[in-house]
A computed fold for a 509-nucleotide part of an RNA from Telluribacter humicola, annotated as small-subunit ribosomal RNA, 5' domain.
The prediction has a mean pLDDT of 85.
NCBI's taxonomy places the organism under Bacteria, Pseudomonadati, Cytophagales, Spirosomataceae, Telluribacter.

Context: one part of a larger RNA
């Protein structure tokens, strides 16, 4: 000098854009943050009915989005490869199919238990819920065989035989579905090379440890991943093991670069969800707002027993030098669901607070000498300086206040009508939806009107005198000032630098 998620002191007019618990992964009152579907099903309530609402069964979603950085020195991340060892709901393309039955159960009704949370028994009922049967393959399994390729186990393509396995309807007339396959896309899983902090005042570490056999178990899949048996291996000064510290990257800051340092905001990956463990469901979780168990803590209780998890958005207490509103809206973008209208969405879009940062604008412009008064200084009837500065005259109106007009973001959404069609849909016209917001912006009126501070002035380093003080009080980044004329302390006048900021402190280069 530059930089900062900053803080503190003094000061403060406005706008745009961005940012805002770096500390206690401390504890949390309250509200909201994940629901949708009646075009899957039977019911209940209200109503004459149309219809509306409600819970339940069913189904899709809740594995996304959002938060945090505890743990982790690791194939966690980055990069480059591989899978002849793998999976993939929704979406796209394509092939084939969608026949015929059965038994339950929630709800409702009846009865009972409990303070509650909730639970139990009986009777009865439906389905796109559940279960057989049929059919069935280019699917899977076994086996035979041909071709081809190569990367060891083998891959791909074709043919034959045997066995196994499927489905669901709805509204209504054209769609939405259902089942099985083949391919694609997307998303993941696994493996490997290289890179990835400090300490040797950590030198040895290791029994599922290292390898093999078992057509073992398990998995979508390879594998000591797990198990039985056998062998004795494996790693290490090219730093194993141990200890400390730490999420990684794209990137940010600095620097001529090399490098050093950081990992806030935004994007990608990972890990976690009160501490620890476990699985279930599912295409996908070992699941933040699901479940079970143990533990700590808090709450309710009729003492028998129950409830809870803000590292979601606000907000509270605490900690701290320090970090915001218990706001508006789904109008846009995106997501879930639905045939759709729509519903939900603290994602998101906006608004509020904060000079926290960056950028922009303003606090006026021209004239004006009796160089006024006042202040300060001096060689003191006088001169210098503040200083064209003020007064005074003229001008302008950004900004401010008031008045009027007033958006874009929104149409390729939706609805209605018409037309075309290759039946997927497309085109035209009209209608119609804005939280922000009567905001931005534009026009008019008024009037210099509403708006300047902070630090410094011994040298480094731009800027000097007077008074006070007298090694005192004090200053100080370094050198150093102060003991009676201090440009270095305190005040004043003057000056210098930056400016809605200026200084100080912390940290990095």
């Nucleotide at each position: 000098g530059g930089a900062u998620g900053a803080a503190c002191g003094c000061u403060a007019g406005c706008g745009g854009c961005a940012g805002g618990c770096u500390u206690a992964a401390u504890a949390c009152a309250u509200g909201c943050a994940a629901g949708g579907c009646g075009a899957g099903g039977g019911g209940g309530u209200a109503g004459c009915a149309a219809u509306a609402c409600c819970a339940c069964c069913g189904u899709c979603g809740u594995a996304c989005g959002g938060g945090u950085g505890c743990g982790u020195a690791a194939c966690g991340c980055g990069u480059a490869u591989g899978c002849a060892a793998c999976c993939u709901g929704c979406c796209u393309u394509u092939c084939a199919c969608u026949g015929g039955g059965g038994g339950a159960u929630a709800g409702c009704c009846c009865g009972g238990g409990g303070a509650a949370a909730c639970c139990c028994g009986g009777a009865u009922u439906a389905a796109u819920a559940c279960c057989g049967c049929a059919u069935g393959a280019c699917a899977c399994a076994g086996u035979u065989u041909u071709g081809u390729c190569u990367c060891c186990u083998g891959g791909c393509a074709g043919a034959g035989c045997u066995g196994u396995u499927a489905a669901a309807g709805a509204u209504u007339u054209a769609u939405c579905g259902g089942u099985g396959g083949a391919a694609g896309a997307u998303g993941g899983g696994c493996a490997u090379g290289c890179g990835u902090c400090u300490g040797a005042u950590u030198a040895g570490c290791u029994a599922g440890u290292u390898g093999g056999u078992g057509c073992g178990g398990g998995u979508a899949a390879c594998g000591g991943c797990c198990c039985a048996c056998c062998a004795a291996g494996g790693c290490g000064a090219c730093g194993a093991u141990c200890a400390g510290u730490a999420g990684g990257g794209g990137a940010g800051c600095u620097g001529a670069g090399a490098g050093g340092u950081u990992g806030a905001u935004c994007c990608c990956c990972c890990a976690c969800a009160c501490g620890g463990g476990c699985a279930c469901u599912g295409a996908g979780a070992u699941a933040c707002g699901g479940g079970c168990c143990c533990g700590a803590c808090u709450c309710c209780u009729a003492c028998g027993g129950g409830a809870g998890g803000c590292a979601g958005c606000a907000g509270u207490a605490g900690g701290g030098a320090a970090u915001a509103u218990u706001g508006g809206g789904c109008a846009a973008u995106g997501g879930a669901u639905g045939a759709g209208a729509g519903u939900c969405u603290g994602a998101c879009c906006c608004a509020g607070c904060c000079a926290u940062g960056c950028c922009g604008c303003g606090u006026g412009c021209c004239g004006g000498a009796u160089g006024a008064a006042g202040g300060c200084c001096c060689u003191c009837a006088g001169g210098g300086u503040u200083g064209u500065a003020a007064a005074c005259g003229g001008c302008u109106u950004u900004u401010a206040u008031c008045c009027g007009g007033g958006a874009a973001g929104a149409a390729u959404a939706g609805c209605a009508g018409g037309g075309g069609u290759g039946c997927g849909c497309c085109c035209c016209u009209g209608u119609g939806u804005g939280a922000c917001g009567g905001u931005a912006c534009c026009g008019g009126a008024u009037g210099a009107a509403u708006a300047a501070g902070c630090a410094c002035c011994g040298g480094c380093u731009a800027a000097c005198u007077c008074c006070g003080u007298g090694c005192c009080a004090g200053c100080a980044g370094c050198c150093g000032c102060g003991g009676u004329a201090a440009u270095a302390c305190g005040g004043a006048g003057g000056g210098u630098g930056c400016a809605a900021g200026c200084g100080u402190u912390g940290u990095c280069c």